[in-house]
Context: one part of a larger RNA
RNA sequence: UCAUGGCUAAGGAACUAGGCAAAAUGGCCCUGUAACUUCGGGAGAAAGGGCGCUCCGCUUUUGCGGAGCCGCAGUGAAAUGGUUCUGGCGACUGUUUAUCAAAAACACAUGGCUUUGCUAAAUUGAAAGAUGAUGUAUAAGGCCUGACACCUGCCCAGUGCCGGAAGGUUAAGAGGGGGCGUUAUCUUCGGAGAAGCGCUGAAUUGAAGCCCCGGUAAACGGCGGCCGUAACUAUAACGGUCCUAAGGUAGCGAAAUUCCUUGUCGGGUAAGUUCCGACCUGCACGAAUGGUGCAACGAUCAGAACACUGUCUCGGCCAUGAGCUCG
Numbered sequence: 001u002c003a004u005g006g007c008u009a010a011g012g013a014a015c016u017a018g019g020c021a022a023a024a025u026g027g028c029c030c031u032g033u034a035a036c037u038u039c040g041g042g043a044g045a046a047a048g049g050g051c052g053c054u055c056c057g058c059u060u061u062u063g064c065g066g067a068g069c070c071g072c073a074g075u076g077a078a079a080u081g082g083u084u085c086u087g088g089c090g091a092c093u094g095u096u097u098a099u100c101a102a103a104a105a106c107a108c109a110u111g112g113c114u115u116u117g118c119u120a121a122a123u124u125g126a127a128a129g130a131u132g133a134u135g136u137a138u139a140a141g142g143c144c145u146g147a148c149a150c151c152u153g154c155c156c157a158g159u160g161c162c163g164g165a166a167g168g169u170u171a172a173g174a175g176g177g178g179g180c181g182u183u184a185u186c187u188u189c190g191g192a193g194a195a196g197c198g199c200u201g202a203a204u205u206g207a208a209g210c211c212c213c214g215g216u217a218a219a220c221g222g223c224g225g226c227c228g229u230a231a232c233u234a235u236a237a238c239g240g241u242c243c244u245a246a247g248g249u250a251g252c253g254a255a256a257u258u259c260c261u262u263g264u265c266g267g268g269u270a271a272g273u274u275c276c277g278a279c280c281u282g283c284a285c286g287a288a289u290g291g292u293g294c295a296a297c298g299a300u301c302a303g304a305a306c307a308c309u310g311u312c313u314c315g316g317c318c319a320u321g322a323g324c325u326c327g
Stems, first nucleotide, its partner, number of pairs: 001322008010313002014311001019308001027051005036041001038147001052069007070074001082306007089298002094106002111144006122131003148293004153223003158220002160216005167211003173205002178200005185192002224242005251285001252282001263279005
């Protein structure tokens, strides 16, 4: 010097990104226990008291009562919850990046949409076959949501999906008019040209699809602008106008979302870019890509208080061990 332990006056988080680390709490018995709540919880809430040994009495191994003894100290060591308040997120127990992330991510019970009538759909395979399932719509597959409570608004114009079939368009195929080549023959010697063969190929016919018609948003998704107006001012219940498929409803809102921004007001502090409660001017919340609440839960994240402490003011001392330096 480093490592691991122990002690430390006064103060007690002033440390620091952050109480990280340490300290503190800790066993058993008794008393007692709030808000809130899904009535189960919360709860070991919190808070407080007792605990040794000897003798005596008591329906007496526990226990209760009384008397006494010793010590600084009696669960005489040890056991091994710190507690409380507020908010965000996720309901919960679970799962995860083996080896930098354990979470607000995944899962979950719940809810919904959709496919599938059984040789099921779906998946796999070249096929046979297999899984689904020795199941049968209270079943099985896919997608989304994510306990519970209250709810889940408007838009089908675009894209997708489902249904429809009148018309338009449309492939191979079917069809084969016509044209060209070849040449028996004819010829006015210029040409014409049957049949066959070969090449080409018009009309016509021809499904799904697309166009078209309708439905569908817990399908993908979307959910406006400008101007004026009330007897102070301000604001605009009201009116006008343009555009749209429809113009954001309830609820929430400087939010895990707010740029300006440390918004403004209130609370907490002597002092608070964080925190809590409001306001609404929502750059750019919003309803199963779920909205808003919510008891319980969390090695979650943020803020506060009590207790506690060498985290710090600010250092010091001791023990053990190791390397190095000096000797």
The part of an RNA shown here (large-subunit ribosomal RNA, domain IV) has 327 nucleotides and comes from a marine sediment metagenome.